[in-house]
Notes:
This is a predicted structure of a 92-nucleotide RNA (Glycine riboswitch aptamer) from a soil metagenome. Model confidence (mean pLDDT): 76 of 100.

RNA sequence: CCGUGCGGGAGAGUUCGGACGGAUCGUGAUCCGUUCGGCGCCGAAGGAGCAACUCCUCCCCGGAACCUCUCAGGCGGCAGGGACCGCGCGGG
Repeated sequence: CCGUGCGGGAGAGUUCGGACGGAUCGUGAUCCGUUCGGCGCCGAAGGAGCAACUCCUCCCCGGAACCUCUCAGGCGGCAGGGACCGCGCGGG
């Protein structure tokens, strides 16, 4: 340095409307779930951009952020994902 196992691991909609199913009741409303669309929002998988920095005598080339963008991804809770950190194991 790479891989792997375990542990920790953030942010942002309890949003609006439609369809379907279930439940409640005062029969036309409410609640829950799924799905589609809109608007709003987040960034720590990935991607892209600038570039602090790094390499070099210098320049060029190269590498390069948790900085920026938000394509992708994500936004009640659960689940999942998750940069990064710690420990163990294996390899170079």
The RNAcentral record of the sequence draws on MGnify. Its Rfam family is "Glycine riboswitch aptamer". Rfam links the family to the GO term glycine biosynthetic process. About the family: This family represents the bacterial glycine riboswitch.